[in-house]
RNA sequence: GUUCCAGUUGCGCAAUGGAUAGCUCGUUGGGCUUCUAAUCUAAAAGUCGUGGGUUCGAAUCCCACCUGGGAUG
Numbered sequence: 001g002u003u004c005c006a007g008u009u010g011c012g013c014a015a016u017g018g019a020u021a022g023c024u025c026g027u028u029g030g031g032c033u034u035c036u037a038a039u040c041u042a043a044a045a046g047u048c049g050u051g052g053g054u055u056c057g058a059a060u061c062c063c064a065c066c067u068g069g070g071a072u073g
Base pairs, nucleotide, nucleotide: 001072002071003070004069005068006067007066010025012023013022018056027043028042029041030040031039049065050064051063052062053061
């Protein structure tokens, strides 16, 4: 250089174009317990990598770019 894959709460991952973006673990508050652990319950935390485009409607489709990884020369 060419080509392929990935990017979503703190970590790891879901989500066939119909939205209030969910799950596990973690964090915080409360319950239970003499205390801790375990367990139950509630909450916080996402401008879905960036910018455009298509569409009535985009995390999802298209284009360019950024970051990381693989293959090839």
This is a predicted structure of a 73-nucleotide RNA (transfer RNA) from Trichonephila clavata.
RNAcentral holds the sequence, with entries from ENA and Rfam.
Rfam family: tRNA. By type it is a transfer RNA.